[in-house]
RNA sequence: GCCCCUAUUGCUCAGUGGUAGAGCGUCAAUCUUGUAAACUGAAGGUCUGUAGUUUGAUCCUGCAUGGGGGCA
Numbered sequence: 001g002c003c004c005c006u007a008u009u010g011c012u013c014a015g016u017g018g019u020a021g022a023g024c025g026u027c028a029a030u031c032u033u034g035u036a037a038a039c040u041g042a043a044g045g046u047c048u049g050u051a052g053u054u055u056g057a058u059c060c061u062g063c064a065u066g067g068g069g070g071c072a
Base pairs, nucleotide, nucleotide: 001071002070003069004068005067006066007065010024011023012022013021026042027041028040030038048064049063050062051061052060
C1' cells in the first nucleotide's frame, strides 16, 4: 500500500428492513437468625460516526474511525 472480517446495555453474545433481546453482573422485594443460594421484579442501549437508498435502516451501499486477520 491492497484485500477481508468486526463495532449492539458494565461484560459475553443474539437479532437481519417494520421503533432491540438473552445469559452473567447491578439494584429492590420475598425467603433465612444472618450471608450465600433460589425465586420475583426493576433500572440500564438515540445499535461507533457521517452521507446515501427506502414509506421505514441495528440490518443494504459509500466514506471515516477503533479492533482483528491476510498478501506484498